This is a predicted structure of a 356-nucleotide RNA (Bacterial RNase P class A) from uncultured Ferrovum sp.
[in-house]
RNA sequence: GAAGUCGGCUGGACAGUCGCCGCGAUGCUUGUCAUCGGGGAGGAAAGUCCGGGCUCCAUAGAGCGGGAUGCCGGCUAACGGCCGGAGGUCGCGAGGCCAUGGAAAGUGAUACAGAGACUUAAACCGCCUAAGCGAAUCUUAGGAUUCGACGGCAAGGGUGAAAAGGUGCGGUAAGAGCGCACCGCGCAACCGGUAACGGAAGCGGCAAGUUAAACCCCAUCCGGAGCAAGACCAAAUAGGGGAACGAUGGCGUGGCUCGCGCUGUUCCCGGGUAGGUUGCUUGAGUGGCCAGGUAACUGGUCGCCUAGAGGAAUGACUGUCCUCGACAGAACCCGGCUUACAGGCUGGCUUCACCA
Numbered sequence: 001g002a003a004g005u006c007g008g009c010u011g012g013a014c015a016g017u018c019g020c021c022g023c024g025a026u027g028c029u030u031g032u033c034a035u036c037g038g039g040g041a042g043g044a045a046a047g048u049c050c051g052g053g054c055u056c057c058a059u060a061g062a063g064c065g066g067g068a069u070g071c072c073g074g075c076u077a078a079c080g081g082c083c084g085g086a087g088g089u090c091g092c093g094a095g096g097c098c099a100u101g102g103a104a105a106g107u108g109a110u111a112c113a114g115a116g117a118c119u120u121a122a123a124c125c126g127c128c129u130a131a132g133c134g135a136a137u138c139u140u141a142g143g144a145u146u147c148g149a150c151g152g153c154a155a156g157g158g159u160g161a162a163a164a165g166g167u168g169c170g171g172u173a174a175g176a177g178c179g180c181a182c183c184g185c186g187c188a189a190c191c192g193g194u195a196a197c198g199g200a201a202g203c204g205g206c207a208a209g210u211u212a213a214a215c216c217c218c219a220u221c222c223g224g225a226g227c228a229a230g231a232c233c234a235a236a237u238a239g240g241g242g243a244a245c246g247a248u249g250g251c252g253u254g255g256c257u258c259g260c261g262c263u264g265u266u267c268c269c270g271g272g273u274a275g276g277u278u279g280c281u282u283g284a285g286u287g288g289c290c291a292g293g294u295a296a297c298u299g300g301u302c303g304c305c306u307a308g309a310g311g312a313a314u315g316a317c318u319g320u321c322c323u324c325g326a327c328a329g330a331a332c333c334c335g336g337c338u339u340a341c342a343g344g345c346u347g348g349c350u351u352c353a354c355c356a
Base pairs, nucleotide, nucleotide: 001352002351003350004349005348006347007346008345009344010343012321013320014319015318016317017316018315020040021039023037024036025035026034027033028031042327046338047337049336050335051334052333053332054226055225056224057223061258062257063256064255066222067221068220069219070218071085072084073083074082075081086100087098088097089096090095101217102216106215107214108211109210110209124157125156126153127152128151133148134147135146136145137144138143165183166182167181168180169179170178184206185204186203187202190199191198192197230278231277232276233275240269241268242267243266244265245264249263250262251261252260285304286303287302288301289300290299291298292297
């Protein structure tokens, strides 16, 4: 200097005029009032994908069914999140990615091509003819050679993503883990590690392959509904009509059964009212420092207060600067994940080239 990789911060600024919402103080003619002071959308507010806080059912247990997660350990209120590791894979590397338990419990699937993809199968091109059988030729009459059938084989070639572990040597009529060596696979103990897992040695010829984001098995976890939850005040009528069950019944916030609680409940038709207050913002909050921890994070201490609208509040105009402005607006609150993002500033690490 170039290329890459993993992060952090920011997301137009300043001034003036008018306007909007909350809070506090003061005043008075108590009002949708006036004056003054302070405050007023995000890193994702988006998606509604997970997890909770909170409220109600409600006194709320167990089983079945159903659902979720899926390597190990730690963090957390919790999680399908985060941190660290193991295994696999991509990259020269820094680093990135993984829907990562079980195929020897069982069932299912495996297109096309191919002989054949579980009926321990199968023979397209092929290899062999030892032993025994038939024919022919030769003959030193011992036998030799050739062809064929019965049979043997899956080593070579082909098809395919994949063909009964791979390479080599031996053996055989020709072959084959048939035997051996090395690799692969499996197994119990030993060593290291909290563990996932790894290691050297040993034993075993070795249970066709793949697939569980197929059914299934195993381990762990899981009440439901939701701020339109809920609480209070006000208003209103037709306490109307009909049907079902009847304590062996009925009802109780996803289904079924048992238990538990209450003692009436459920359905259909028709009529009336629906305004306001609250929930509503001090939080598993946030900034600095110290300590512990590889880290996520935890503890202590000193500070800070930062929107609560209610058909939905921050808008308009003027001037200047400039990096010339991206994605985009809270609606009970919080922790995550995912997606979108113009421009600007910046830190760690890796590789390459050159110079000293």
Its mean pLDDT, the model's own confidence on a scale to 100, is 79. Taxonomically the source falls in Ferrovum (Bacteria, Pseudomonadati, Ferrovales, Ferrovaceae).